RNA sequence: UGUCUUCGGGGCGAGGUGGAAAUCCUCGACCGGCGGUUAAAGCCCGCGAGUCCCGCAAAGCGGGAUUGAGCCGGUGAAAUACCGGCGCCGACGGUGACAGUCCGGAUGGGAGAAGACG
Numbered sequence: 001u002g003u004c005u006u007c008g009g010g011g012c013g014a015g016g017u018g019g020a021a022a023u024c025c026u027c028g029a030c031c032g033g034c035g036g037u038u039a040a041a042g043c044c045c046g047c048g049a050g051u052c053c054c055g056c057a058a059a060g061c062g063g064g065a066u067u068g069a070g071c072c073g074g075u076g077a078a079a080u081a082c083c084g085g086c087g088c089c090g091a092c093g094g095u096g097a098c099a100g101u102c103c104g105g106a107u108g109g110g111a112g113a114a115g116a117c118g
Stems, first nucleotide, its partner, number of pairs: 001118007012028005029101002031090002033047004042088002050066007070086005092104003
């Protein structure tokens, strides 16, 4: 530096109200893509996915915009990442009733990871 292959997203119980709720109320619980970061991250930096706009005749590619959340203490050379504590966040569409956890786009896509060969 090229080609190819494979892999690459998880999670709700009980009770209440009601005609109807895994979506509302009460209590309790569970989940966390990818790379980076002097030491391990859902909430530090960045990326991907989602949504919108623009360009090209267009599959598609490219560009732009938008896109949630953390503090304190301890240890230490070094940690908003470990330990302790208390918090917080969660796209879009659907659903006889409002969803991070149900259904769906998705047997998709993808940040990337591993391997093989030259």
Predicted 3D model of a 118-nucleotide RNA (FMN riboswitch aptamer (RFN element)) from a marine sediment metagenome. The sequence is in RNAcentral, with records from MGnify. Its mean pLDDT, the model's own confidence on a scale to 100, is 88.